[in-house]
Molecule: small-subunit ribosomal RNA
Organism: uncultured bacterium
């Protein structure tokens, strides 16, 4: 939040008014007289209005339609009547029970409560005809004879009966449409039907009793799951697809469950009853309740409002009305929820203020922005004015109708009275002043908008790629910008995008995706001509498709958004009519699809049956001797008990060499000597025949390798399992030796395979050529012939398709017809549950959890114990070495106060270092300095300049103090410029501190490998290809043909240096043939320039020439000549690139760190340790030698802080004195190895470490820690394990020399001559490299990628002994309340009856049926 009527009633409990009465004069009683009115009888509401969406997949909504099978209060209309009596009962009043709720007995009383007779044609019901018309029932009209049923008063306002329609509501039947699941396939007994009875307003299995066995369902029943339905709401271009709040319309429910009563309407939201849960009152005995009305409160929960105002409007209910009621409704509060509108100023202002922020420092930008100046005043606030929402309703007059009427009653006009919650309303108006009003999100790309700064895979971002490890437009701040704006962003949704479920509008050869194949049912779909039909089709008209939204045009709030008017639409259904071309349907017809009949062909086509001959193997015999087998190599096996081998006879199983073929028959699996028997099909040919009989085919039901499994056979070789034997780290494997199942029959099962052309079937069209099987026909030269035409099989190709490979008349073209199957990887063809199966298991067939990709095809590239062709001291032939020894010397390691750093497979390790005792030097100890050792600028003050020497402490640097000599440059003569010194402050200097993965430079490798590219056409949808590959050939992508390529660039190669040849030209310091001098000798000397030789300039070598070869080529091969031939030897010279290679410690640089230290000086240390590991190299290990002795023969090269002859000293190292020499002039400088003698094989006369003394040199200075001489000392080693490293000719090997660094110091580099070989079949193999091709699951690119067990931890399914809730179902039991039926012993007011009693009723009881239990 439902009451109202006193104009129905009896009445008066409260309150006003009157009026009485009493006395206390303001109190108290009394009167229903009025006005009203509380309980009460009685009417009418209460079924509406308001809420919610449980349930419900349904005649419940939507939509059309029917009731001839129906009810309807109030309301309207239309006739007819309203006669005459009666009994009760609330209430009250008296008693009386309970705590309360409630209630009992009595007595008495009204009505529009109830009963009763009377009347009644048209109403029910029954009887018996006639007519019209109609949907199947049957309706109407009309008549004949019965029989039932009305009613009320109040009042002149209203009402009441009966019956006829209307209106409006309502009930009830029927087409169509109306979510998901087959991992629900079989469902129903009142089920389905008839007949009868009942029962309802009404059909009706609604019920009920009997008969029948139906009924529903593959076009999806029955089940479970979800869910109100629609108009409409979002989206979308539509088709869809996704929703069901606001409004309106229908359902359905009210605590849950069942009942049924009243009533026109309810099985009833604020109404009974009954059962159940809950909450509350109790005096414990027994009561009360039911917001999913309107607020409002608890809970829950990301989350959702006021315990307001008023009936003024609008709308209900009752009333005659006035009026009363109305959480409907109107209107107001609360929320930026949404939608619209408006505001938070306008206009001038550059000193481009200050601050910010950036910077390349100049300067930009923030920004005309702000100040400043001039204006407005919207809205907010503040003074006041003030609409419309109001139209009635009463009243009064007046006029019209109505009427017997000047009553009432209706109309209209005129006037009078009054009615506003919102509301301090809209609007308008005063007044002040720019005055009170801007936030959010996000700037890597997608997507508009950038910079600093801070963090350093941390902290964090993040819709998606993805960001972040020290230069982050991506985190976090700031600046600035961009985009929206009282709103912004986030989350959650839902559609689009998404042709990604494709009906519009896709797909199945490899990317998912043809069922293993065929027969067939249902179904789909179907030749050619005609007539009908009119179910689809197509056009028309009628109804209907509510309103409101949606679109379109007007109209009103200043405008919008809202409201209003009117159109249109609603693409739907229904009726009805027209058309006949297409489609079906029905009727005839026809022969081109399809089949028959008949004749011929080829075939490992099926199934039984017989037979054949070679093989292995076994059995017997013979002959014969040790071995056979066997495999990369061997063992196990077998064999002297006689194998293997070999003849011979016999046994017993499978399998059928050649023939044999992209050859044949089959649907498909699949099918292999020969003969027979039965049989299915295919293809050809001439004719006749049926006439459309066809094509596909969900489900069904057949066939279906191999392996597997039941019974019974059989078993010859083969061979899972298993044994051995190898082989391997291991080998449960490949190989070997045996071997059971099994393979084989027979007869049943399983029902799958890469069951593949990874390609359904069937039918038509569409360029060729080339084989090959199997009919046919024509043709002449009669063939190993040509031509042509069908049905199979192949191989290439056109258009055309195709993502691309590749198909291509045997399609993956172009079409059409029908199935089947897909819709991200994984999980998983897995797990539950159905079927099946003897069993393996097989079919159907998911989720949850993950993951951001997983896949096709094609490119480049790397890679391959993939192929092919090449190269190279890469193998291979050789020579000498290294790995063993001891010694240098580098690394590692370890050590240390330090043992600075850096170099790390080839390509760190005798390397940065062409030389650490200090120094160097960076490392360690300790002492000292701080504008500094260097470099640029201030000031002051001096002119203060260079140099020596002593003395005092110290380890030195550094300090103090003394002496001596000297006294910057320039000058405008001015301390006037500069210089230099001292104090002083501040900007700076300085770092061998990090980062070589920020970086320049520079360099190492692949590699002196032939390679790496580009422009333009040209293919390719693209990525790319072509060229640059092919076929020769080179050392070369050297060069030659060929070629959709044609050009070009970097690399090759030349051009340059050098060495070997010859000319010319010059001749000093070189030379010395000839002439001459001269020496003990020498180019010593004149002299000369010929030779060598020096250094300058030419020449010369180009396959140029001849033969062979090749393709006439490019070249190769051999000769010639020639100093030197095929790039004549050796240098430099290093494409694009790779490898975050190496260097911040050479040097340069960004960042980033130290600034009385990480800078800077010194001093002494260390870098030089030393148990041990390596790398590179010296000396050997001896006789190709070692010692001594003769003493011949070279080139490069250095030299004045310097290289020294030449004398003398010393055993030497040197030392002393010292000529030449700024070098083709002197000097280092002696080459060395050669050749002679001797040692004679031993740890030696080998080998020289070690360690002792003494020494020399260099240097301020040799102790850590240098280099040399000399005595004496004499380790190890006797040729080196795996392994490994260099060279291809003047090379390797050996032999000395010289030079840089340097004060000294080298077995190291770098350079120089000197003797001076061996071997290369050749490319199989080992390491690199090049180029084609090929496979790829790699792209960080094989050092790739990647699988699976096990350990732990989590997270989600699946089984699990069981156990718990929910849901549903089935028997049973029980029955509350109630309706119904039966009875009614008790009982009763109307009615009939004179009375008894009757009739009719109640209670009670008994029954069916039934919630709940």
């Nucleotide at each position: 939040c439902a009451g109202u009527c006193g104009a129905g009633g009896g009445g008066u409990a409260a309150c006003g008014g009157g009026g009485a009465a009493g006395c206390u004069u303001g109190c108290u009683u009394c009167c229903g007289c009025c006005g009203a009115c509380g309980a009460c009888c009685g009417g009418c509401g209460c079924a509406c209005g308001g809420g919610u969406g449980c349930g419900u997949a349904a005649c419940g909504c939507g939509u059309a339609u029917a009731c001839a099978a129906u009810c309807u209060a109030c309301c309207u209309u239309a006739u007819a009547c309203u006669g005459g009596g009666g009994u009760a009962u609330a209430g009250c009043c008296u008693u009386u029970a309970g705590a309360a709720a409630u209630g009992a007995a009595g007595a008495u009383u009204a009505a529009c409560c109830c009963c009763c007779c009377a009347u009644a044609g048209u109403c029910u019901c029954u009887u018996a005809g006639a007519g019209u018309g109609g949907c199947a029932u049957c309706a109407c009209u009309u008549c004949u004879a019965g029989a039932g049923u009305a009613a009320a008063g109040g009042u002149u306002a209203c009402g009441g009966u009966a019956u006829a329609a209307g209106a409006u509501g309502a009930g009830u039947a029927u087409g169509c449409g109306u979510u998901c699941u087959a991992u629900u396939a079989g469902u129903u007994u009142g089920u389905u039907g008839g007949u009868g009875u009942g029962g309802u307003a009404a059909c009706g299995g609604c019920a009920c009793a009997c008969c029948a066995a139906g009924a529903c369902u593959a076009c999806g029943a029955u089940a479970g799951a979800u869910a109100g339905g629609g108009g409409c709401c979002c989206u979308g271009a539509g088709a869809g697809g996704g929703g069901g709040a606001u409004c309106c319309c229908c359902c359905a429910c009210a605590c849950u469950g069942g009942u049924a009563c009243u009533g026109a309407g309810a099985c009833a939201c604020g109404g009974a009853c009954c059962a159940g849960a809950c909450u509350c009152c109790u005096a414990c005995g027994g009561g009360a309740g039911g917001c999913a009305g309107c607020a409002g409160u608890g809970a829950g929960g990301a989350a959702u409002a006021u315990u307001g105002g008023a009936c003024a409007a609008u709308g209900g209910g009752g009333g005659c009305a006035a009026c009363c009621c109305u959480g409907a409704u109107c209107c107001a509060g609360c929320a930026a929820u949404a939608c619209c509108g408006c505001g938070u100023g306008u206009g001038u202002g550059a000193a481009g203020a200050a601050g910010g922020c950036c910077u390349g420092a100049g300067g930009g930008u923030u920004g005309u922005a702000a100040a400043g100046c001039a204006c407005u005043u919207u809205c907010a606030a503040u003074u006041g004015u003030g609409a419309a929402g109001a139209a009635a309703a009463g009243u009064u007059a007046a006029c019209g109708g109505u009427u017997a009427a000047u009553a009432a009653c209706c109309g209209u006009u005129a006037g009078c009275c009054u009615u506003g919650a919102c509301g301090u309303u809209a609007a308008c108006u005063u007044u002040a002043g720019a005055a009170g009003a801007a936030g959010c999100a996000c700037c890597g790309g997608c997507u508009a908008a950038c910079u600093c700064c801070g963090u350093g895979c941390c902290a964090g971002c993040a819709g998606c790629c993805g960001c972040g490890g020290u230069a982050a437009u991506a985190c976090g701040g700031a600046g600035g910008g961009u985009g929206c704006a009282a709103g912004c962003g986030u989350u959650a949704a839902u559609c689009g995008g998404a042709a990604u479920u494709a009906c519009u509008g896709g797909g199945c050869g490899u990317a998912a995706a043809g069922c293993g194949u065929g027969c067939g049912u249902a179904g789909g779909u179907g030749g050619u001509u005609u007539a009908u039909u009119a179910a689809g089709u197509c056009a028309g008209a009628u109804g209907u498709g509510a309103a409101a939204g949606c679109c379109c045009u007007g109209g009103g709030c200043u405008c919008a958004a809202c409201c209003u008017g009117g159109g249109a639409a609603c693409u739907g259904c229904a009726u009805u009519c027209c058309a006949a071309a297409c489609u079906g349907a029905c009727g005839a017809a026809c022969u081109a699809g399809a089949g028959u009949a008949c004749g011929g062909u080829a075939g490992a086509g099926g199934g039984g049956g017989g037979u054949a001959g070679a093989a292995u193997u076994c059995a017997g015999a013979g002959u014969g001797u040790a071995g056979c087998g066997g495999u990369g190599a061997a063992a196990u096996g077998c064999g002297u008990a006689g194998a293997u081998a070999u003849u011979c006879u016999g046994a017993g199983g499978a399998a059928u060499a050649c023939c044999a073929g992209u050859g044949g028959c089959g649907a498909a699996g699949g099918c292999g000597g020969c003969c027979c028997c039965c049989u299915g099909g295919a293809u050809u040919g001439a004719u006749a025949c049926u006439g459309a009989c066809a094509c596909u085919g969900a489900g069904g039901a057949g066939c279906g390798a191999a392996a597997g499994c039941g019974u019974g056979g059989g078993g010859a070789g083969c061979a899972a399992a298993c044994a051995g034997g190898a082989u391997u780290a291991g080998a449960u494997a490949c190989c070997c030796u045996g071997g059971u199942a099994g393979u084989c029959c027979a007869c049943g099962c399983u029902g799958u395979a890469a069951a593949c052309g990874a390609u359904g079937u069937c039918u038509a069209c569409u360029a060729g050529c080339c084989g090959u099987u199997g009919g046919g026909a024509g043709g002449c030269u009669u063939g190993a012939c040509c031509u042509u035409u069908u049905a199979g099989u192949g191989g290439c190709g056109c258009a055309g398709c195709u993502a691309a490979c590749g198909c291509g008349a045997u399609a993956a073209g172009u079409a059409g017809a029908c199935c089947g199957c897909c819709u991200g990887g994984g999980g998983a063809g897995u797990a539950c549950g159905g079927u099946c199966g003897c069993a393996a298991g097989a079919u159907u067939a998911a989720a949850a959890c993950u993951c951001a990709a997983a896949g096709g095809a094609a490119u480049u590239g790397a890679c391959g114990g993939g192929g092919g062709c090449c190269c190279g001291c890469a193998c291979a032939a050789g020579c000498g070495g290294u790995g063993g020894a001891g010694c240098a010397u580098g690394u590692g390691g370890u050590u240390u106060a330090a043992u600075u750093c850096g170099a790390a497979g080839c390509a760190a390790c005798g390397c940065g270092a062409a030389g650490a005792a200090c120094c160097u030097u960076a490392c360690c100890a300790g002492a000292c300095c701080u504008u500094g050792a260097c470099a640029u600028g201030g000031u002051a003050u001096g002119u203060u300049u260079g140099a020596a020497u002593u003395a005092c402490a110290g380890a030195a640097u550094c300090g103090u103090a003394a002496u001596u000599c000297u006294u910057c440059a320039g000058u405008u003569c001015g301390g006037c410029u500069g210089g230099c010194a001292u104090a002083c402050a501040c900007a700076c200097a300085g770092g061998u501190g990090c980062u070589g993965c920020a970086u320049g430079g520079c360099u190492g490798u692949c590699g002196u490998c032939a390679g790496c590219u580009c422009g333009u056409g040209u293919c390719g949808u693209g990525a790319g290809a072509u060229g640059u590959u092919g076929g020769g050939u080179u050392a070369a992508g050297u060069c030659c043909c060929g070629c959709a390529a044609c050009g070009a660039g970097c690399g090759c190669a030349a051009c340059c240096c050098u060495c070997a040849u010859u000319u010319u030209u010059a001749g000093u310091u070189g030379c010395c043939a000839u002439c001459a001098g001269g020496u003990u000798a020498u180019g010593c000397u004149g002299g000369g320039c010929a030779c060598u030789c020096u250094a300058a300039a030419a020449a010369a070598a180009c396959u140029g020439c001849c033969g062979g070869u090749g393709a006439u080529a490019a070249g190769c091969u051999g000769g010639a000549g020639g100093a030197a031939g095929g790039c004549g030897g050796g240098g430099a010279u290093g494409a694009c690139g790779u490898c975050a290679a190496g260097u911040c410690c050479u040097c340069a640089u960004g960042g980033c760190c130290c600034u009385u230290a990480c800078g800077g000086u010194c001093u002494g240390g260390g870098c030089u340790a030393c148990a041990c590991a390596c790398g590179u190299g010296c000396u050997a290990c001896a006789a190709u030698g070692g010692u001594g002795g003769u003493g011949a023969c070279a080139g490069u090269g250095g030299g004045c802080a310097g290289c020294a002859a030449u004398a003398c000293u010393g055993c030497a190292a040197a030392g002393u004195a010292a000529a030449g020499c700024u070098a083709a002039u002197c000097c280092c400088a002696a080459a060395a190895a050669a050749c002679c003698a001797u040692c004679u094989c031993a740890g030696u006369u080998c080998g020289g470490a070690u360690u002792g003394g003494a020494c020399u040199c260099u240097g301020c200075a040799a102790c850590u820690c240098g280099a040399g001489u000399c005595c004496a000392u004499g380790a190890a080693g006797u040729u080196g394990g795996a392994a490994u490293c260099g060279c291809u000719a003047g090379u390797a090997a050996u032999c000395g020399u010289a030079g840089a660094u340097c004060a000294g110091c080298g077995u190291g580099c770098u350079a120089c001559g000197g003797u001076g070989a061996a071997u290369a079949c050749g490319u199989u193999c080992u390491c690199g490299g090049g180029c084609c091709u090929u496979g790829u699951a790699c792209a960080c690119a094989c050092c790739g990628c990647c699988c699976g067990u096990c350990a732990c931890g989590c997270c989600a399914u699946g089984g699990g002994a069981g156990u718990u809730g929910g849901u549903u179902u089935u028997a049973c039991c029980u029955u509350a309340a109630g309706c119904c039926g039966g009875u009614g012993c008790g009982c009763u007011a109307a009615c009939c009856g004179c009375a008894a009693g009757g009739a009719a009723g109640c209670a009670g009881c008994c029954g069916u049926c039934c919630a709940c239990g």